[in-house]
Molecule: transfer RNA
Organism: Triticum aestivum
RNA sequence: GUAUAGAGCAGUUUGGUAGCUCAUAAGGCUCAUAACCUUGGGGUUGCGGGUUCGAUUCCCACUACCG
Numbered sequence: 001g002u003a004u005a006g007a008g009c010a011g012u013u014u015g016g017u018a019g020c021u022c023a024u025a026a027g028g029c030u031c032a033u034a035a036c037c038u039u040g041g042g043g044u045u046g047c048g049g050g051u052u053c054g055a056u057u058c059c060c061a062c063u064a065c066c067g
Base pairs, nucleotide, nucleotide: 001065002064003063006022007021008020009019016053024040025039026038027037028036046062048060049059050058
């Protein structure tokens, strides 16, 4: 310094229902496949505590990884 969906990453500086790309499922298109279009599923935001009406976000400790 980083930890957020199967993979890669945003979001946090205003604390207020968590997003993008790829992947994946269904449908459309096609003689068919790919590509393309539409829709959906998938997250206890590393773990534990504190503050707060409310924490991915603020505070403390811990764990793992990178330098």